[in-house]
RNA sequence: GCCUCUGUAGCUCAGUGGUAGAGCAAUGGUUUUGUAAACCAUUGGUCGCAAGUUCGAAUCUUGUCGGGGGCU
Numbered sequence: 001g002c003c004u005c006u007g008u009a010g011c012u013c014a015g016u017g018g019u020a021g022a023g024c025a026a027u028g029g030u031u032u033u034g035u036a037a038a039c040c041a042u043u044g045g046u047c048g049c050a051a052g053u054u055c056g057a058a059u060c061u062u063g064u065c066g067g068g069g070g071c072u
Stems, first nucleotide, its partner, number of pairs: 001071007010024004018055001026042005048064005
């Protein structure tokens, strides 16, 4: 330099055009003499950034930035 995969909650990841979700974590509560565990509830997101297509974009297209892999 070229090719390819990837970027979504604090972490690990779903979501392939029509209201952004799960598990874990955190916070509060129930329970316990107390802690842990268990159960219930709650908080938390400009979907890396910019532009385009569309009535509508996390999703499709282009550029750009970060990360992983491959080739030379």

A computed fold for a 72-nucleotide RNA from a Candidatus Nanopelagicaceae bacterium, annotated as transfer RNA. Rfam family: tRNA.